Predicted 3D model of a 551-nucleotide part of an RNA (large-subunit ribosomal RNA, domain I) from a Chloroflexota bacterium.
Context: one part of a larger RNA
RNA sequence: GGCUUACGGUGGAUGCCUUGGCGCCAAGUGCCGAUGAAGGACGUGGGACACUGCGAUAAGCUCCGGUCAGCCGUGAACAGGCGUUAUCAGCCGGAGAUCUCCGAAUGGGGAAACCCGCCGUUGCGAUCCAACGGCGUCCUCUAGUUGAACACAUAGAUUAGAGGACGGGAACCUGGGGAACUGAAACAUCUAAGUACCCAGAGGAAAAGAGACCAUUCCCCAAGUAGUGGCGAGCGAACGGGGAACAGCCCAAACCGCCCGUGCUUGCACGGACGGGGUUGUAGGGCCUGACACAUGGGAGUUACAAAUCGUAUGGUUAGUGGAAAGGUGUGGGAAAGCCUGCCAAAGAGGGUAAUAGCCCCGUACACGAAAAUCAUACGACUCCCGUCAGGUACCUGAGUACUGCCGGGCACGCUAAUCCGGCAGGAAUCUGGGGAGUCCACUCUCCAAGGCUAAAUACAUUUGGCGACCGAUAGUGAACUAGUACCGUGAGGGAAAGGUGAAAAGUCCCCCUGUUAGGGGAGUGAAAUAGAACCUGAAACCGUAAGCCU
Numbered sequence: 001g002g003c004u005u006a007c008g009g010u011g012g013a014u015g016c017c018u019u020g021g022c023g024c025c026a027a028g029u030g031c032c033g034a035u036g037a038a039g040g041a042c043g044u045g046g047g048a049c050a051c052u053g054c055g056a057u058a059a060g061c062u063c064c065g066g067u068c069a070g071c072c073g074u075g076a077a078c079a080g081g082c083g084u085u086a087u088c089a090g091c092c093g094g095a096g097a098u099c100u101c102c103g104a105a106u107g108g109g110g111a112a113a114c115c116c117g118c119c120g121u122u123g124c125g126a127u128c129c130a131a132c133g134g135c136g137u138c139c140u141c142u143a144g145u146u147g148a149a150c151a152c153a154u155a156g157a158u159u160a161g162a163g164g165a166c167g168g169g170a171a172c173c174u175g176g177g178g179a180a181c182u183g184a185a186a187c188a189u190c191u192a193a194g195u196a197c198c199c200a201g202a203g204g205a206a207a208a209g210a211g212a213c214c215a216u217u218c219c220c221c222a223a224g225u226a227g228u229g230g231c232g233a234g235c236g237a238a239c240g241g242g243g244a245a246c247a248g249c250c251c252a253a254a255c256c257g258c259c260c261g262u263g264c265u266u267g268c269a270c271g272g273a274c275g276g277g278g279u280u281g282u283a284g285g286g287c288c289u290g291a292c293a294c295a296u297g298g299g300a301g302u303u304a305c306a307a308a309u310c311g312u313a314u315g316g317u318u319a320g321u322g323g324a325a326a327g328g329u330g331u332g333g334g335a336a337a338g339c340c341u342g343c344c345a346a347a348g349a350g351g352g353u354a355a356u357a358g359c360c361c362c363g364u365a366c367a368c369g370a371a372a373a374u375c376a377u378a379c380g381a382c383u384c385c386c387g388u389c390a391g392g393u394a395c396c397u398g399a400g401u402a403c404u405g406c407c408g409g410g411c412a413c414g415c416u417a418a419u420c421c422g423g424c425a426g427g428a429a430u431c432u433g434g435g436g437a438g439u440c441c442a443c444u445c446u447c448c449a450a451g452g453c454u455a456a457a458u459a460c461a462u463u464u465g466g467c468g469a470c471c472g473a474u475a476g477u478g479a480a481c482u483a484g485u486a487c488c489g490u491g492a493g494g495g496a497a498a499g500g501u502g503a504a505a506a507g508u509c510c511c512c513c514u515g516u517u518a519g520g521g522g523a524g525u526g527a528a529a530u531a532g533a534a535c536c537u538g539a540a541a542c543c544g545u546a547a548g549c550c551u
Stems, first nucleotide, its partner, number of pairs: 001550009015536001016500002020471002022468009031168002039102003042055003046078001049075003061096007070082003107116003117135007137165010172203001173201005183190001187230001217244005227235002248453003251398001255276003259272006281431001283397003286393007297386005309381010320368003326341004342359002344348001350362003403426007413438001433448005487494002507535001510522004
């Protein structure tokens, strides 16, 4: 020096565990904000700090309801208190009060959480002080004061009052813009993709939607089919079928009434506001004529079709309540294991308890419960509405629209390209009218554009409950723990590591070694201390000690 064996050190793999994650299902819920949000800063406890809660009334105040013998949130104990059958501490739920400063931030400013004002009221007076209230911008409406070109007027200016807007929101939604890498084995049409991203806007959903036909929306199939395509790469329907959910309506116009304005030939024309009327394609409506009918009746309604509120009942949500049934023996530190004998079960889901408990605890099946707030349904109050037919007339039925040419976009469709949308240039008809049926023409069929509203089925998130051939601390969220923390970066932003004593702290009184609050040896606790806090198990690399063998 090597090998082997034994015993240690180091190290933290492995096993076991789970407070935390991930996903699915069911039911429910879904906007907040000038009455100051979201998000923060600073405070707030008996005493350092962090988290949580709260706001100068500051781990809280008031009322109502429930629960209860304990309690003063957590790390985390100490000190000091509160309460114990009631004037009920604490806890849980409902409704209120308070709610500093910043932040849309809104009196002005500003390097957010700070600085500086003006006006009014009150404090017996006061230019000082204090408290309270107000003072931003934009839009709309109303009222006033003024006021051009241009005489009246109007535009404009300005003041006051009332109402509204602003900002935020993870994902979902609509609209306006809109890439490239990439693929095509290069690359240009094409693809990626109307994706990423930017902007605007809305809501609990959004969007779409009631036939110039697809009611709208979503799922399964049709079908990777028909097509489209440097016919390459690729892209990719519909008809039709089956389901989910279903709901339809209102204006404009003709015509009538009333009011106002302008023109003036002073009773007409035009324009405007309001009310009635009216809303469709086997055309409908208006107007005129005729006939019949009419309410102590009928219908409808709060998500569209007008709109507000209240009451009663039932059910749900936001606290809760009751809830069966076991003993012995014996091993062990410990019984819930084993053995013996019982019991309950509409409850043998699950968790805990010193090992594995239907009968010990929490629960579970089942049954019950609300002063207050809120949701749904039903009924009532309440509110709204109520003509039909026949004949005539030809008054109305959405115009720079439809359509045409050229171009672009979007439709699965890259064009001979219907349908839909847009740009430029032209530019109709009026029911004897107009659009569509994939160029186009004829016939036939079908529908009525150029105004508007509309629940549900759907998307996303979240709460509660349940479940998992989901993970188990290098996994599962980045985060099981002071985690979007520490730390890094000027900043946008990036972004960790880190779980486990024991059943119970019973967390080692006391003694000793030593410079020592380091570490250790005794003693004690404990089933165990090689479970001693650097704490379950404790692999390997690596480092030792002892012995044997070889050199």
The coordinates come from a structure-prediction model, not an experiment, and the mean pLDDT is 80. The source organism's lineage runs through Bacteria, Bacillati and Chloroflexota. Its Rfam family is "Bacterial large subunit ribosomal RNA".